[in-house]
About this RNA:
Model confidence (mean pLDDT): 80 of 100. A computed fold for a 72-nucleotide RNA from an uncultured Planctomycetota bacterium, annotated as transfer RNA. It was read from a public genome assembly.
RNA sequence: GGCGUCGUAGCCAAAUGGCUAAGGCAACGGAUUGCAAAUCCGUCAUUUACCGGUUCGAGUCCGGUCGACGCC
Numbered sequence: 001g002g003c004g005u006c007g008u009a010g011c012c013a014a015a016u017g018g019c020u021a022a023g024g025c026a027a028c029g030g031a032u033u034g035c036a037a038a039u040c041c042g043u044c045a046u047u048u049a050c051c052g053g054u055u056c057g058a059g060u061c062c063g064g065u066c067g068a069c070g071c072c
Base pairs, nucleotide, nucleotide: 001072002071003070004069005068006067007066010025011024012023018056027043028042029041030040031039049065050064051063052062053061
């Protein structure tokens, strides 16, 4: 340099163009406890790397940029 796959929360990760972007871990607040641990309840993404485009509608499709990984 060329090609391919990927980029969603602190971490892992779902979402096959149609709501209000699942779930787990962690964190924080609370209940419980003699104190803890465990358990239970609650909170936690006005936004999906960035810029543009298509569309009534984009995390999803298209182009570009940046980054990660793999192959040559």